[in-house]
RNA sequence: AAACUUUUUUUGAGAGUUUGAUCCUGGCUCAGGAUGAACGCUGGCGGUGUGCCUUAAGCAUGCAAGUCGAGCGGGUCUAGCAAUAGACCAGCGGCAAACGGGUGAGUAACACGUAGGAAUCUACCUCAAAGUGGGGAAUAGCUGGCCGAAAGGCCAAUUAAUACCGCAUGUGGUCGUAAGACUAAAGUCGUAAGACGCUUUGAGAGGAGCCUGCGCGCUAUCAGCUAGUUGGUGGGGUAACGGCCUACCAAGGCGACGACGGCUAGCCGAUGUGAGAGCAUGAUCGGCCACAAGGUAACUGAGACACGGUGCCUACACCUACGGGUGGCAGCAACUGGGAAUCUUGCGCAAUGGACGAAAGUCUGACGCAGCGACACCGCGUGUGGGAAUAAGGCCUUCGGGUCGUAAACCACUGUGGCGAGGGAUGAAAUUUUGACCGUACCUCGCUAGAAAGCACCUGCUAACCACGUGCCAGAAGCCUCGGUAAUACGUGGGGUGCAAGCGUUAUCCGGAUUUACUGGGCGUAAAGCGUACCGUCGGCGUCUCAACAAGUUGUCUGUUUAAGCCUGAGGCCCAACUUCAGACCAGCAGACAAAACUGUGGAGAUUGAGUUGGUUCGGGGAAGCUGGAAUUCUCGGUGGAGGGGUGAAAUCCGUAGAUAUCGAGAGGAACGCCAUACGCGAAGGCAGGCUUCUAGGACCAUACUGACGCUCAGGGACGACAGCUCGGGGAGCAAAAGGGAUUAGAGACCCCUGUAGUCCGAGCCGUAAACCUUCUUUGCUAGCUGCCUUACUUUAGGGUGGGGUGGCGUAAGUUAACACGUUAAGCAAAGCGCCUGGGGAGUACGACCGCAAGGUUAAAACUCAAAGGAAUUGACGGGGGAGCGCACAACCGGUGGAGCAUGUGGUUUAAUUCGAUACGAAGCGAAAGACCUUACCUAGGUUUGACAUGUACCUGCACGGCUUAUGAAAGUAAGCCUUCUUCGAGAGUGGUACACAGGUGAUGCAUGGCUGUCGUCAGCUCGUGUCGUGAGACGUCCGCUUAAGUGCGGUAACGAGCGCAACCCUUAUCGUCAGUUACAAGUGUCUGACGAGACUGCCCCCGCUCUGCGGGGGAGGAAGGAGAGGACGACGUCAAGUCAGCACGUCCCUUACAUCUAGGGCUACACACAUCCUACAAUGGAGCCGACAACGGGUCGCGACGGGGUAACCCUGAGCCAAUCCUUAUAAACGGCUCCUCAGUUCAGAUUGAGGGCUGCAACCCGCCCUCAUGAAGCCGGAAUCGGUAGUAAUCGCAAAUCAGCAGGUUGCGGUGAAUACGUUCUCGCUCCUUGUACACACUGCCCGUCAAGCCAGCAAAGUUGGCAGGGCCCGAAGCGGAUGACUCUAACUCGCAAGAGAUGAGCUCUUCUACGGCCAGGUCAGCGAUGAGGACUAAGUCGUAACAAGGUAUCCGUACUGGAAGGUGCGGAUGGAUCACCUCCUUU
Repeated sequence: AAACUUUUUUUGAGAGUUUGAUCCUGGCUCAGGAUGAACGCUGGCGGUGUGCCUUAAGCAUGCAAGUCGAGCGGGUCUAGCAAUAGACCAGCGGCAAACGGGUGAGUAACACGUAGGAAUCUACCUCAAAGUGGGGAAUAGCUGGCCGAAAGGCCAAUUAAUACCGCAUGUGGUCGUAAGACUAAAGUCGUAAGACGCUUUGAGAGGAGCCUGCGCGCUAUCAGCUAGUUGGUGGGGUAACGGCCUACCAAGGCGACGACGGCUAGCCGAUGUGAGAGCAUGAUCGGCCACAAGGUAACUGAGACACGGUGCCUACACCUACGGGUGGCAGCAACUGGGAAUCUUGCGCAAUGGACGAAAGUCUGACGCAGCGACACCGCGUGUGGGAAUAAGGCCUUCGGGUCGUAAACCACUGUGGCGAGGGAUGAAAUUUUGACCGUACCUCGCUAGAAAGCACCUGCUAACCACGUGCCAGAAGCCUCGGUAAUACGUGGGGUGCAAGCGUUAUCCGGAUUUACUGGGCGUAAAGCGUACCGUCGGCGUCUCAACAAGUUGUCUGUUUAAGCCUGAGGCCCAACUUCAGACCAGCAGACAAAACUGUGGAGAUUGAGUUGGUUCGGGGAAGCUGGAAUUCUCGGUGGAGGGGUGAAAUCCGUAGAUAUCGAGAGGAACGCCAUACGCGAAGGCAGGCUUCUAGGACCAUACUGACGCUCAGGGACGACAGCUCGGGGAGCAAAAGGGAUUAGAGACCCCUGUAGUCCGAGCCGUAAACCUUCUUUGCUAGCUGCCUUACUUUAGGGUGGGGUGGCGUAAGUUAACACGUUAAGCAAAGCGCCUGGGGAGUACGACCGCAAGGUUAAAACUCAAAGGAAUUGACGGGGGAGCGCACAACCGGUGGAGCAUGUGGUUUAAUUCGAUACGAAGCGAAAGACCUUACCUAGGUUUGACAUGUACCUGCACGGCUUAUGAAAGUAAGCCUUCUUCGAGAGUGGUACACAGGUGAUGCAUGGCUGUCGUCAGCUCGUGUCGUGAGACGUCCGCUUAAGUGCGGUAACGAGCGCAACCCUUAUCGUCAGUUACAAGUGUCUGACGAGACUGCCCCCGCUCUGCGGGGGAGGAAGGAGAGGACGACGUCAAGUCAGCACGUCCCUUACAUCUAGGGCUACACACAUCCUACAAUGGAGCCGACAACGGGUCGCGACGGGGUAACCCUGAGCCAAUCCUUAUAAACGGCUCCUCAGUUCAGAUUGAGGGCUGCAACCCGCCCUCAUGAAGCCGGAAUCGGUAGUAAUCGCAAAUCAGCAGGUUGCGGUGAAUACGUUCUCGCUCCUUGUACACACUGCCCGUCAAGCCAGCAAAGUUGGCAGGGCCCGAAGCGGAUGACUCUAACUCGCAAGAGAUGAGCUCUUCUACGGCCAGGUCAGCGAUGAGGACUAAGUCGUAACAAGGUAUCCGUACUGGAAGGUGCGGAUGGAUCACCUCCUUU
């Protein structure tokens, strides 16, 4: 809200996707329902429906409209001897053919729907009234003749009627005021009664025509349309009103409430969907309309301008004897074509209905049925019960098992369905007859589990998961997305989920979408307030009181809204779908009656809205004129004499022809310092020296007046910064463009020197800005605090109370997505206007209007993306800010970078130069030691259950093992010899064979574990509870002080806690106690070890500070003083950092080889580049001689003393020592003393090379170390740059150890000698905290812009070209209706006439109005194609720059102008949606 008495019933679902995360805005997508559907896979039965949506394309064949002999003459056939009877039939005539059936082309319209109306017609039917008398002339048929291929036609003669024509009558009807005039008919059947007709009129029913209100698509990029147009008069015409037609007259009519034009479309009942409001649709069924090959026209008729009638034109098709004819499936079937796609050339008039007929009846592709199609809805089935500790098989597996699964097999049963047989309807009304469907539905009996399950999906949304294959491929995808070797997302299999004779896909509609918002949205920053809303039209809205009316509004009643459908209740098919009956609602329109609150209307009043008046006052409001001083520049003159100017630094430039500077005189233009401001005025743009004139406005105070005069406004008008344009002036300074100088990789820029438009004035255009408070105007209401301007009053005050304006704050309430707003609202309400509906394309194209132009206003689409966006959060970052720290800089000392050599790396080379590490954080690194081995690499030669492990089976009675020989480079191969367990079975072992398997330094560190590096020993990283915030999150962790420290103290919506820090641990400095291998002659303890003590700002003084904490200074004591020194210890995490070659391990790969063995080679190469050392360049030194003092360590396959040899390396010998004992160890070196060298490539330096030796080792060539002699290179302190170090440190000096057979310039340790400097935090680098900006979040190695080049796509422009549509002008003008005319032709009925004939009438011919078709002309509009041109979108890795985001490195952006490869730059004015610092003002607090 609806039904309704209560009481009860019905009634609305969301999700995915923008982000690191959040909230919002906003689009895209999905889940539902539906269909005249189509496609894919599949398919058992029945019922009921339904089936060319496309080419209103073309159609072979058959059928779809005939009937009546009781209207007429006649004909044929049959029967009959005949009269005659019956049947059938061409023609005349009547009725029907205008219905039924089809289709939706056209139509935006009185076409349709609904409600009304008056100026009409109506065959058949019903009712009523009156009549039906008497005549006439023809004609088809038939017959004869003729033409023609045919279709068909002509002539003559003759004939009938319910065909045709007069006369009479006139109830009645029509015309007329009246008088009066005009006006009908048909018979047939029947023995008859009568029946059916006929004529005239009236009424009815049903049908048809016409008119009107309202409703019923899109488009304004269609804004003006209209000449029969609007009205009138006369006439004509029609069944009827009417410009329907015509003549004349008038100039009207329509239109922003959308005319006219364009595009699209049959309309409705209803159907689909939806909670509803709505939205979409208009198949089947029903109502209406329109059409019948395309156009056009009339005839007949009650009715047509006629689907199966006619004429004409056109297109198409067919026949033809070429002369001429014929045709119209958008009826039912069928065919061709089109298409994704839509059925049988069936049966029957049995039923229902229709035409004709008196009837029988005939006709009826309407209709009733059947056929085809899972096309839709509904119903049924494909079996039911039992049956395994669960067969086989498939799949998976943790190898145990699990799952398909009681599923199957098997047993028993049932019979929907199927097959066979028998029976067998309803539909038939109406006494008889009559059934296409149909031997159908249904029933009974028998047999048979036998014919009968698929499709889609399984990442999320969304129910349902595993394996294999593939490897950004193949593919999937509705959206987000999936796929680059472990894919629940691809393909297959297994399993599962959903639906089920169907299931999916595609297309379309509604829903979800409150995403066009009436119900039910918004506009400060997301899309959106017009530049001003300044004036104002239409429109919309409008103060108080009174009565009136009743248009809106409300109520009751009436009519209507066909049937069907929907809803409710019943009934019939077994149920259902389907169908029958009955009932009902909402709502619309119209009418009648009633109510009067509100709106409205007109009326009468009121004053508060609005306005007027008087006074006071304010301002940089506007316009014009006059005028002033300072400054810049220029000109002239004087003084003066070398520079000036400019910049980050320079240069261009000016200057000895005298600049700059300075003094004086003059010229000219522009702008107005101080006052001055968060100030004032104005609608906005905007407005500032002074004075005068003119002019407009606001506020306050006060009285009086008018009396709603108001508010807002589409269109319209006015104003409108700067730039720009035109014309004329002016031109000092400044300054786009331009020129030059710098900077730079370049510099079309930033900087500098010049400089023209312009800037100024007058006149006229332009009409745009970040024209912004990004906030439309008006009115009312809702706590405050505090400034300033203006004004009034007051008891004159640093006061108070009001009015108006303009600022700030902000907790009140409230609002907001948040930020924020908050009496100057973005709050609560009201009125009006403007605007928005995803991003891009695009404020663009085309069109139109405006403009001199530049351009402005209005304003799309194709295509493309799944986002674009707002606010806030956490980080990260900044050539942002603040604070702090660090050998970070600075200060100081010494190095590297230059030389030679060593080692490592890159590169190159090579058969191989194995592999890894490769910014800091790889590069004397893995490697604490590559001659063989190592070794992973290369070459060559071998082996294949293997060099190594385990197991099974079999064989071998053979140990295993050792030695020798042959061959070979060795591995190996072959042979021989020695030896050998036992219980004699087995077994252990070994060997062999076979099978499982071994093996891999093969790949992946981006599948992993573990370990490690780094930020960083930096001080951080978090949690619980609580509080704040919609939320992400925040607070805590912030602030002040302090610290090495998130160390501590104080403050505080926080209170606590954890991992980190510190401490605990080790070494060391001092002392004590104990012990004493060793040291020393002893005893002792200077030595060693163990255990303890000791240091905590603990104590004292002073200073600072917040009574803290702490800091600074000093002191006592002490070995040591503020962490005493050093080490180990490394939070949460980051870098897909490093390592699969240390180890382990998933997956993949190799298996007579990517495994394994052996020999040799290589890892040691060498134009070069880099990194890290060593040694030097010398006199603070080198050489020689003499003389002192350590510590850590190591040692039995070892250290090795003494002694001897050798110039030496070293050798011989081998005491001592398993170590505080012995050795290394010696003189440790630097150092001290003495001597020489005297500044040089040297008595420096030692590379390189030659010769000779030594040691280790199986082996020293590639490829070790050492010694001696000889040789004696570069190098004289090192460019740019760069490294280490703050005290026992740097520097310097040696020693030891690990590795190791040997090899140390490396590494790890040890001690000796032993400095200098730190003002300080401006700068560089890194880090921490706070804050700020951000378009970043892979996080600045980020993001991102534009040209150019390539590909592709759609649209725009384009010389032109092709076509459609509608109209205009002119020409032509068929058929036809109408008209005209006559010396033409023809003419039965009527009139006159005896007749001939005449008249009347009609037809033709001729002319003509209208007009279809056709032609010509100039345009309009829409569409197709189009060389080429300009822009746009898109496309992993193209080119050039770097414009934007941070102060983005010149803040950015807007408008405009100029300019440049490009982003862009510059000038002028504007905005803050600019960071930072300072100042002013204001606010808050004290």